[in-house]
């Protein structure tokens, strides 16, 4: 510098146009003489960032940002 993948709750993923889940986590209850463990309920997101298309965009496009891989 060229291409090419990633970017989504505190962690690690799913969702491929129509109100964003899921596991773990934390929080609160029940269970237990007390601890795990199990059981139940809840909080937690401005889907990196800023235009675009579309009635509608985490999805399609186009810039930039951050991480990564490969060529030179």
């Nucleotide at each position: 510098g060229g291409c090419c993948c990633u970017c989504u709750g505190g962690c690690g993923c799913a969702g491929u146009g129509g109100c964003a889940g899921c596991g773990c986590u934390u929080u609160u209850c029940c269970c237990u003489c007390c601890u795990a463990a199990g059981g139940a309920a809840a909080g937690g997101g401005u889907c990196g960032u800023g235009g675009g298309u579309u009635c509608a965009a985490u999805c399609c496009c186009c810039a930039c940002g951050a991480g990564g891989g490969u060529c030179u």

The RNA shown here (transfer RNA) has 72 nucleotides and comes from Boothiomyces macroporosus.
The organism belongs to Boothiomyces, within Eukaryota.
Its Rfam family is "tRNA". The family's RNA type in Rfam is transfer RNA.